[in-house]
RNA sequence: GGGGUUAUAGCUCAGUUGGUUAGAGCGCUUCGUUCACAUCGAAUAGGUCCACGGUUCGAAUCCGCGUAACCCCA
Numbered sequence: 001g002g003g004g005u006u007a008u009a010g011c012u013c014a015g016u017u018g019g020u021u022a023g024a025g026c027g028c029u030u031c032g033u034u035c036a037c038a039u040c041g042a043a044u045a046g047g048u049c050c051a052c053g054g055u056u057c058g059a060a061u062c063c064g065c066g067u068a069a070c071c072c073c074a
Base pairs, nucleotide, nucleotide: 001073002072003071004070005069006068007067010026011025012024013023019057029043030042031041032040050066052064053063054062
């Protein structure tokens, strides 16, 4: 220099032929249970879906470009 994969909650990830409100497990917080802790049960909070631009009535999703991580070729 060329090519590919990935980027979504604190962590690990799902989420498609673009469409009703963005979700799961774990974790945090609160409550119940216990003498207490753990377990278990219930509830809550937490997201500009990597940045910018474009297409569209509508974008996490499609297109362009940039950034970062990993891999391949040279």
Predicted 3D model of a 74-nucleotide RNA (transfer RNA) from an Acidaminococcaceae bacterium.
Its mean pLDDT, the model's own confidence on a scale to 100, is 80.
It was read from a public genome assembly.
It matches the Rfam family "tRNA". It is annotated as a transfer RNA. Rfam's curators write: Transfer RNA (tRNA) molecules are approximately 80 nucleotides in length. Gene Ontology term of the family: triplet codon-amino acid adaptor activity.
The organism belongs to Acidaminococcaceae, within Bacteria.